[in-house]
This record gives sequence, structure tokens and C1' cells, in this order.
RNA sequence: GGCCCCAUCGUCUAAUGGUUAGGACACCACGCUUUCAAUGUGGGAAUUCGGGUUCGAUUCCCGGUGGGGCUA
Repeated sequence: GGCCCCAUCGUCUAAUGGUUAGGACACCACGCUUUCAAUGUGGGAAUUCGGGUUCGAUUCCCGGUGGGGCUA
């Protein structure tokens, strides 16, 4: 250089073009406890970027960026 794959809360991971973008862990608050831990309840937090298609895009198309694999 060529080809292929991936990018979603702090981390991991779901989501047939119409979801309030869900779950686990973590974090915060409260309850329980003499206290801590464990546990219960609640809360905040995300679609890599720019275009396009569409009534509607996390999802489809093009390009960029970053990461990975194969190959020369």
C1' cells in the first nucleotide's frame, strides 16, 4: 500500500428503520447495622466525527478519524 472487521454510559454488553437507547458491574443518595461489609430502594450517566437516503437512522449508504486482523 491492498482487503476485511470493529467503534453505544466510567467499564463490559444488548437494541428487526418507529425503544423513555435496556442490562451487569462501578459511582452517588437513602434505608438496614453501634460501625463497616453484605443487602434493599432510588438517582445521574452513552450512540466516534461529517455528509446522504428516509416521514423517521444506534441501525442503511459514502467519506474521515481511531483500533484490530490478513496479505505484499